Overview
Transfer RNA from a marine eukaryotic metagenome, 67 nucleotides, folded computationally. Rfam family: tRNA. The family's RNA type in Rfam is transfer RNA. Rfam links the family to the GO term triplet codon-amino acid adaptor activity. Model confidence (mean pLDDT): 83 of 100.
[in-house]
Parts: sequence; C1' cells; structure tokens
RNA sequence: GCCGUAGCACAAUUGGUAGUGCAUCGGACUCCAAAUCCGGGGGUUGGGGGUUCAAGUCCCUCCGGCC
Repeated sequence: GCCGUAGCACAAUUGGUAGUGCAUCGGACUCCAAAUCCGGGGGUUGGGGGUUCAAGUCCCUCCGGCC
C1' cells in the first nucleotide's frame, strides 16, 4: 500500500431492500446415474467503537492475509 461479504470464488454505482456462480438439499427427466431444467435453505459483511434518519460502503482502533 492492497485486501477480509454464504462451505468455495467473487459482486454490490453517489451511503438507501446484501446478490451471482459453484457446492449443498428437494423435485422434474432416466431402468439407474450423469448431463440438463425448476425450486429451496444458508450471512454478526473479520472483532469493537463512532458519524448518520439510514453504514458492506465514511471515520478511529484492534486482528488476520498478501506485496
């Protein structure tokens, strides 16, 4: 200096409903399975504090990773 958001990889515009893919679970299809299609669940946004009507986003501090 950059980064930390779901099990994994990552989005989130000027601060305004936290999402996508994979994985996982259920269903369709199949003799069975894979592939494909449909649907569901899963989050203290690294910890704490502050600002604000409202913070993943801004400020302070601590922890961890990379250079």